The RNA shown here (transfer RNA) has 76 nucleotides and comes from Engelhardtia mirabilis.
RNAcentral holds the sequence, with entries from ENA.
Rfam family: tRNA. Rfam links the family to the GO term triplet codon-amino acid adaptor activity. About the family: Transfer RNA (tRNA) molecules are approximately 80 nucleotides in length.
The prediction has a mean pLDDT of 80.
RNA sequence: GGGGGCGUAGCUCAGUUGGUAGAGCACCUGGUUUGCAACCAGGCGGUCAUGGGUUCGAAUCCCUUCGCCUCCACCA
Numbered sequence: 001g002g003g004g005g006c007g008u009a010g011c012u013c014a015g016u017u018g019g020u021a022g023a024g025c026a027c028c029u030g031g032u033u034u035g036c037a038a039c040c041a042g043g044c045g046g047u048c049a050u051g052g053g054u055u056c057g058a059a060u061c062c063c064u065u066c067g068c069c070u071c072c073a074c075c076a
Base pairs, nucleotide, nucleotide: 001072002071003070004069005068006067007066010025011024012023013022019056027043028042029041030040031039049065051063052062053061
């Protein structure tokens, strides 16, 4: 330098014929307990990496940039 993949909640990840973003764990509150854990109920939490484009509508399609993983090439 070239090809491919990935980037979504604090963490691990879902969500693809474009239609108002979810789960588990974690965290907070309450219940239960002498107390802790476990369990039960409820709750909090996301500019969907960045910036543009297409569209009535974009996490999803197209382009740019950034970061990570991987393969190839080049130099030594």